[in-house]
RNA sequence: AGGCCCGUAGUUAAGUGGCAUAACGGCGGUCUCCAAAACCGCUAUCGGAGGUUCGACUCCUCCCGGGCCUGCCA
Numbered sequence: 001a002g003g004c005c006c007g008u009a010g011u012u013a014a015g016u017g018g019c020a021u022a023a024c025g026g027c028g029g030u031c032u033c034c035a036a037a038a039c040c041g042c043u044a045u046c047g048g049a050g051g052u053u054c055g056a057c058u059c060c061u062c063c064c065g066g067g068c069c070u071g072c073c074a
Stems, first nucleotide, its partner, number of pairs: 001070007010024004018054001025043006047063005
């Protein structure tokens, strides 16, 4: 320098053009003598910027970060 893969909630992941989801976590409640467990509710997320589109987490371009492969110089 070139190629490929990945980046979504505090964590691990799903979703791949049409309302952003789950589990764990956190908070509140019910229950309990108290707590745990269980149950109910709430909480919070698309790496950044542009473009395409009626509509973008999703497609395109550039950048940032992580991983893998190939090459050049020394």
A computed fold for a 74-nucleotide RNA from Candidatus Woykebacteria bacterium GWA1_44_8, annotated as transfer RNA. Its Rfam family is "tRNA". By type it is a transfer RNA. The coordinates come from a structure-prediction model, not an experiment, and the mean pLDDT is 80.